[in-house]
Model confidence (mean pLDDT): 83 of 100. The RNA shown here (c-di-GMP-I riboswitch aptamer) has 86 nucleotides and comes from a Pseudomonadota bacterium. NCBI's taxonomy places the organism under Bacteria, Pseudomonadati, Pseudomonadota. The model forms 95% of the base pairs in the Rfam consensus.

RNA sequence: CGCGUCGAAGGGCAAACCUGCCGCAAGGCGGGGACGCAAAGCCUCCGGUCCCGGGUGGUCGCUUCCGGGAUAGCGGGGUUGCCGGG
Numbered sequence: 001c002g003c004g005u006c007g008a009a010g011g012g013c014a015a016a017c018c019u020g021c022c023g024c025a026a027g028g029c030g031g032g033g034a035c036g037c038a039a040a041g042c043c044u045c046c047g048g049u050c051c052c053g054g055g056u057g058g059u060c061g062c063u064u065c066c067g068g069g070a071u072a073g074c075g076g077g078g079u080u081g082c083c084g085g086g
Stems, first nucleotide, its partner, number of pairs: 003084002012037002017032006035073001041079003045076003048071008057062001
C1' cells in the first nucleotide's frame, strides 16, 4: 500500500435449531449449539428485503405514498484492525 490466490500459527465470531427474557411485530439480548465467516469488528449514509402505524387505489392476492422501526450474517459505502503475501 490494501492485494486476500494457496498454506501455517495463535486466537476470534457464531447460522439453523433448542431454551430464558424483552418487543405489537420484523427482531434483539443471555445460555446451549456450529452452518459458515478475514472484518460475520463498529457505523443505517445509499439501495434492497422485512415489520408496525396512517393515507390512497383496489381485482381483497395486494398497490402506492408518508412516518417509525428491524436487518452491518443482503449488497454498496465509511471507519478501525490480526495474520500472511507482495